[in-house]
Description
This is a predicted complex of two RNAs, RNase P RNA and transfer RNA, with 482 nucleotides together.

RNA sequence: CGAGCUGGACGGGCGGUCGCGUCGGUUCCGGUAUGCCGGGAUCGCCGAGGAAGGUCCGGACUCCGAGGGCAGGGUGGUCGGUAACGCCGACCCGGGGCGACCCGCGGGAAAGUGCCACAGAAAACAGACCGCCGCCGGUCUCGGGCUUCGGUCCUGACUGGCGGUAAGGGUGAAACGGUGGUGUAAGAGACCACCAGCGCCGCAGGUGACUGCGGCGGCUCGGUAAACCCCACCUGGAGCAAGGUCAAGAGGGCUUGGCAGUGCCAGGCCUGCGCGGACGUUUGAGGGCUGCCCGCCCGAGUCCGCGGGUAGACCGCACGAGGCUGCCGGCAACGGCAGCCCUAGAUGGAUGACCGUCGGCCCGCGCGAGCGGGCGCACAGAAUCCGGCCUACAGACCAGCUCGCCCG
RNA sequence: GGUCAGGUAGCUCAGUCGGUAUGAGCGUCCGCCUGAAAAGCGGAAGGUCGGCAGUUCGACCCUGCCCCUGACCA
Numbered sequence: 001c002g003a004g005c006u007g008g009a010c011g012g013g014c015g016g017u018c019g020c021g022u023c024g025g026u027u028c029c030g031g032u033a034u035g036c037c038g039g040g041a042u043c044g045c046c047g048a049g050g051a052a053g054g055u056c057c058g059g060a061c062u063c064c065g066a067g068g069g070c071a072g073g074g075u076g077g078u079c080g081g082u083a084a085c086g087c088c089g090a091c092c093c094g095g096g097g098c099g100a101c102c103c104g105c106g107g108g109a110a111a112g113u114g115c116c117a118c119a120g121a122a123a124a125c126a127g128a129c130c131g132c133c134g135c136c137g138g139u140c141u142c143g144g145g146c147u148u149c150g151g152u153c154c155u156g157a158c159u160g161g162c163g164g165u166a167a168g169g170g171u172g173a174a175a176c177g178g179u180g181g182u183g184u185a186a187g188a189g190a191c192c193a194c195c196a197g198c199g200c201c202g203c204a205g206g207u208g209a210c211u212g213c214g215g216c217g218g219c220u221c222g223g224u225a226a227a228c229c230c231c232a233c234c235u236g237g238a239g240c241a242a243g244g245u246c247a248a249g250a251g252g253g254c255u256u257g258g259c260a261g262u263g264c265c266a267g268g269c270c271u272g273c274g275c276g277g278a279c280g281u282u283u284g285a286g287g288g289c290u291g292c293c294c295g296c297c298c299g300a301g302u303c304c305g306c307g308g309g310u311a312g313a314c315c316g317c318a319c320g321a322g323g324c325u326g327c328c329g330g331c332a333a334c335g336g337c338a339g340c341c342c343u344a345g346a347u348g349g350a351u352g353a354c355c356g357u358c359g360g361c362c363c364g365c366g367c368g369a370g371c372g373g374g375c376g377c378a379c380a381g382a383a384u385c386c387g388g389c390c391u392a393c394a395g396a397c398c399a400g401c402u403c404g405c406c407c408g
Numbered sequence: 409g410g411u412c413a414g415g416u417a418g419c420u421c422a423g424u425c426g427g428u429a430u431g432a433g434c435g436u437c438c439g440c441c442u443g444a445a446a447a448g449c450g451g452a453a454g455g456u457c458g459g460c461a462g463u464u465c466g467a468c469c470c471u472g473c474c475c476c477u478g479a480c481c482a
Stems, first nucleotide, its partner, number of pairs: 001404008010395001012358007020047002023044009049379001053390002056388005061239004067294004072235005077091005092106001093104004107230002112228002114224003129169002131165010143154004177195006196220002198217008243315004251271009273307007286298003322341008359377001360375006409481007418434004427465001436452005458474005
C1' cells in the first nucleotide's frame, strides 16, 4: 500500500425566529365548602431511538386461584454470568476458511413404535434376482479313448431339481467396514496383518463437556426425534383496555350543546337499579381448581334476555435489576466499592416549520487550488416499565488482529 | 396499546399425522348443438401453495424470521 476479520462508538454541529406538549413562576378572569379548582396571557427549564419497530422470549407490577396428580407447553454440549431467559461469555465437539475468524434448534436412533417415494435383486433384517460353485438328472454334440459297432466314458453347449455363497453386478439420498493375504468346490471377519469406526476397562490431565496414552472385544450396529417417543430440567391463568379512586344512597354523579343567567331544556354516559324467564335453597343450583381427575371449601342465590349504550376525571405513570467516571476482582460475560447526575410523559395522542453558517452527497467547469448550481440529507418515530433477540438503516469514526506485496 | 386467526388456479373454497403434477365449483378458451345466441354436452389451458432461510433424500405440510389481511379485548 492492497485485500480482509473482529469489537466499540456515532448517526449531523453552532446560532436565530415562530409554533406545540409536560412541569414550575408571575398575573388576570371565573367558581368555591376559603383548603383550593378551572381557564386566558406571559416568563423559564426540559422535550424520541439505536432500533422507540416486530411483539419473538424473559421479568417487574396488578388482578384471579385451598391442595395434589395427570395432561399440556418450553428448553437441550459443558462450566459460568444474570432478577430471569430460548439471552450473554469462556471452553468442548463437528463443519468452513491459507489465516485473523466464522457457522451449528449441539441430549438419546445400542429402550420401543412409525416412515424411507421413484429406481433397484434387495431399503432395515436379514434375505437372494443375475452371477459363481458342488451334487443328481434330461437333450444335443465338434473332438478324443474303448468297443462285441448296439453303445459307453471324458469334454463342451443348453436346460430342470436340490444345496452352498455373498467376492462381482447396477440403482439410489442411503446398500450391511477398507486394502492385502491365508483359506475354499466357489466364497465370506471364516481366519491373519495394517487402517478406519464402535463399545468396555485402566492410567494421566481437566470443576466439567472432553482429550491423550495403553489394553481388551471381530463388535462393524443405515437415516430420520424442526415424526411419535424416552431422559434431565423449567413451567398456575390473564394482562396497564391489568387494576384502583371519585362513589354516598335510593337515587347520585360526570359530560356535550342550546337558551340564557346561578337556573332551565335537550342529548350522551357511569355506578346503582327495575322487569321478564330458567334452575335451585341440605334430595343443595351455582362458584373456586380457566383441559381432565381426585379431593376440599364457599354456598342462597345463580344464569340468560330486555330497559341500555363501554362515558369522564384522577391514580397506576416515570428514581430505576437507572446513567456517567474512576479504582479493584475476573480470560470474559459480569460483579464490588467510591464520587457525580436526574434525563419525554401524551390520551385523537406534543417533539414541528423556516433562516444563516459549517459539514455531507450529487451535477457542471477548471491542469490545479478552487468556483458555480442543486439536495434538508439513512432507517424510522415513545404510550406501564425493564433485560434480550430479530428485522430496517445513507454516511462516517476509533481500536485490535490476519494474509499478500514493497521499502529500510 | 394488548391478544388471536388467516394467506392454495381469475373468484370462492377443499387438501395434510412429509412422497414430488394437486383438486372441486364458478369463470376463461376451443369444439358440438342453433338461422344466430342462451342453456346443455365434450375437451383444454390456467398454480414460484404470501416471501426468504433451515431440518430432511424429499416441504403446501415441520421450524425460524419477514410481508399482507381480518377479528376480538374498556